[in-house]
Molecule: transfer RNA
Organism: Jejuia sp. UBA6058
RNA sequence: UAACCUAUGGUGUAAUGGUAGCAUUCAAGAUUUUGAAUCUUGGGGUAAAGGUUCGAGUCCUUUUAGGUUGU
Repeated sequence: UAACCUAUGGUGUAAUGGUAGCAUUCAAGAUUUUGAAUCUUGGGGUAAAGGUUCGAGUCCUUUUAGGUUGU
C1' cells in the first nucleotide's frame, strides 16, 4: 500500500428483507437445617454515520476496531 474476512446482552452462538432467539451469566422467589443442584419469573444486545426500501441484524457507501494474504 492492495485484496479479502469478522463485528449481535457480561460471555458464546443463531436469525430467507417481515415480532432479534438459544445457552450461560446476573437479580428475585420457591425448595433445602445451610450450601450446591433443581424449578419459576425478570433484566440485559445488532461497532459508528449515511443511503435504498412500506419495512434493514441482513442490501449499498464511508469510517472504526480486529484478523488473514500478497507486495